[in-house]
RNA sequence: UAUAAUAUUUGGCAAACUUAUUGAAAAGUAAGGACGCAAAGCUAAAGGGUCUAAGGGCGCAGCCUAAGACUGCCAGUUGCAACU
Numbered sequence: 001u002a003u004a005a006u007a008u009u010u011g012g013c014a015a016a017c018u019u020a021u022u023g024a025a026a027a028g029u030a031a032g033g034a035c036g037c038a039a040a041g042c043u044a045a046a047g048g049g050u051c052u053a054a055g056g057g058c059g060c061a062g063c064c065u066a067a068g069a070c071u072g073c074c075a076g077u078u079g080c081a082a083c084u
Base pairs, nucleotide, nucleotide: 012037013036017032018031019030020029021028022027035072041077042076043075046071047074048073049070050069051068055065056064057063058062
C1' cells in the first nucleotide's frame, strides 16, 4: 500500500408515528421521534423492480398509460478512523 474479516469509541443518517406545509395522488419538505443502517453517501430520459394516474386514450361504475415519485428493493459508482 492492497484485500478480507471483526468489535468498540467519537461523529453521521433516521423507519413507523405526530404536527405544519406543498401536491390530483404516490410522495416531498420542515420540526419532533428512533425501527434500524458501515455506504440508510451519490445516481430516477440509469438497467431491472415497486407506487400513483392529474392529463390523455379505450369495449367508460371500469381499464390502460409517466418525462409524476421511490436509492431504507436489487443494481451501478465513489468512499471513512482505530485494532488484528